[in-house]
Background: This is a predicted structure of a 475-nucleotide part of an RNA (small-subunit ribosomal RNA, 3' major domain) from a metagenome.

Context: one part of a larger RNA
RNA sequence: UGACGGGUCCCCGCACAAGCGGUGGAGCAUGUGGCUUAAUUCGAUGCAACGCGAAGAACCUUACCAGACCUUGACAUGUAGUGGACCGGUGCAGAGAUGCACCUUCUCUUCGGAGCCGCUUCACAGGUGCUGCAUGGCUGUCGUCAGCUCGUGUCGUGAGAUGUUCGGUUAAGUCCGUCAACGAGCGCAACCCCUGUCCUUAGUUGCCAGCAUUCAGUUGGGGACUCUAAGGAGACAAUCCUGCUUUCGCGGGAGGGAAGGUGGGGAUGAUGUCAAGUCAGUAUGGCCCUUACGGCCUGGGCUGCACACGUGCUACAAUGCACGGUACAAUGGGAUGCCACUCCGCGAGGAGGAGCCAACCCUCAAAGCCGUGCCCAGUUCGGAUUGAAGUCUGCAACUCGACUUCAUGAAGCCGGAAUCGCUAGUAAUGGCGUAUCAGCAACGACGCCGUGAAUACGUUCCCGGGGAUUGUACA
Numbered sequence: 001u002g003a004c005g006g007g008u009c010c011c012c013g014c015a016c017a018a019g020c021g022g023u024g025g026a027g028c029a030u031g032u033g034g035c036u037u038a039a040u041u042c043g044a045u046g047c048a049a050c051g052c053g054a055a056g057a058a059c060c061u062u063a064c065c066a067g068a069c070c071u072u073g074a075c076a077u078g079u080a081g082u083g084g085a086c087c088g089g090u091g092c093a094g095a096g097a098u099g100c101a102c103c104u105u106c107u108c109u110u111c112g113g114a115g116c117c118g119c120u121u122c123a124c125a126g127g128u129g130c131u132g133c134a135u136g137g138c139u140g141u142c143g144u145c146a147g148c149u150c151g152u153g154u155c156g157u158g159a160g161a162u163g164u165u166c167g168g169u170u171a172a173g174u175c176c177g178u179c180a181a182c183g184a185g186c187g188c189a190a191c192c193c194c195u196g197u198c199c200u201u202a203g204u205u206g207c208c209a210g211c212a213u214u215c216a217g218u219u220g221g222g223g224a225c226u227c228u229a230a231g232g233a234g235a236c237a238a239u240c241c242u243g244c245u246u247u248c249g250c251g252g253g254a255g256g257g258a259a260g261g262u263g264g265g266g267a268u269g270a271u272g273u274c275a276a277g278u279c280a281g282u283a284u285g286g287c288c289c290u291u292a293c294g295g296c297c298u299g300g301g302c303u304g305c306a307c308a309c310g311u312g313c314u315a316c317a318a319u320g321c322a323c324g325g326u327a328c329a330a331u332g333g334g335a336u337g338c339c340a341c342u343c344c345g346c347g348a349g350g351a352g353g354a355g356c357c358a359a360c361c362c363u364c365a366a367a368g369c370c371g372u373g374c375c376c377a378g379u380u381c382g383g384a385u386u387g388a389a390g391u392c393u394g395c396a397a398c399u400c401g402a403c404u405u406c407a408u409g410a411a412g413c414c415g416g417a418a419u420c421g422c423u424a425g426u427a428a429u430g431g432c433g434u435a436u437c438a439g440c441a442a443c444g445a446c447g448c449c450g451u452g453a454a455u456a457c458g459u460u461c462c463c464g465g466g467g468a469u470u471g472u473a474c475a
Base pairs, nucleotide, nucleotide: 001475002474003472004471005470007469008468009467010466011465012464013463015459016458019422020421021420022419023418026314027313028312029311030310031309032308033307034305035304042053043052064300065299066298067297069295070294073124077123078122080120081119082118083117084116088103089102090101091100092099093098106115107114108113126289127288129287130286131285135283137278138277139276140274142272147186148185149184150183151182152181153162154161155160166177167176168175192266193265194264195263197233198232199231200230201229202228203227207222208221211220212219236260240253241252242251243250244249316415320374321373322372323371324370325369326368333362334361337356338355341352342351343350344349381412386407387406388405389404390403391402392401428451429450430449431448432447433446434445
């Protein structure tokens, strides 16, 4: 100087408390451990691994296993020799890779040859093989916590100190005052984006107040309004009062305002810590394999099941379930695409078929509201499991897809110890969209809108963090 303390003091955080809803019990989905296996490919392992890499494992993917095959190789550059255009198509054998046979067939040229392809040869290719404790790059984490440093000066023999401490204040090393310090840098804040109000400009595919018209903003018309999207305005403790140290600021009220004390959200992550994670995204040193640890194919596996854990979904019902009627969104996507509408089918879906390369068409939300039935029961709750019949995607749904219909109708009556999230348009609850994608194991992830709470006395305690001080046999 740090680190540590079941030392002290000050401060903060959904850290506790106050509340609301969960997990832990059930069934299922999904990930992991374990077990099994020819293989169940590999990685991630307290917080910070476990719906994680994987924003899509039937084949492919695929790295794993069994079997069948290739050896200058699936791919790159070059060398030497040799033959022929290549591509494409057909037939046979085969699980296929592949092998054999047949058909078709060049361009440029300085006439040496070159382009392209095959065979042979040599250099080499190739490796998801090892090492993340050899690395780059990227990432997680403490933590969006308020810290981390430097120059000059001064002090100290020196390591170092000072500044950065102290008194206030702040979300903040934020700012003020004081001070052997004076300044500065990386962080904080602001500048950036979205959102909340208004103005200007613009008016189609959007809108409709007044005028006319109609089943319908449908049409004429209009730019007022909504909206769209470009530019501006607006908020700064600006203003008043009181007290606190006169400063910084804090508290309370009024006024104005769409918004008031960082308005709300995002992006943004200092010096460093964990030899944290990643050689399987790519790159890369070293080591290793080279008729195999490389390459190609078929089939299987990654989906295996006594069990244990994590994360979710659906429930256990009456604030409910079922049936009928009826209302109101936003984000986003669409050409081998989205698909209105009509017909067929109980339905998944099928057959036709209009519009849309999109403010134009697809494009209708569900909780809600109104009415009726159920009458507290393992039920008209709950839907697992199983049987049968089907639909769709796709060479192909046996291992191993999703969905539909009929039948079946399991556990479950609110969950022990323990434990998690959340402070407002939040929690809870309801649906909608997208990426990946032929299809789908999506109940996941990322977004969008609808309805919309309760509670916070407070900082004694638990956890994590910041500062000061103290002890130490630790570095």

Its mean pLDDT, the model's own confidence on a scale to 100, is 82.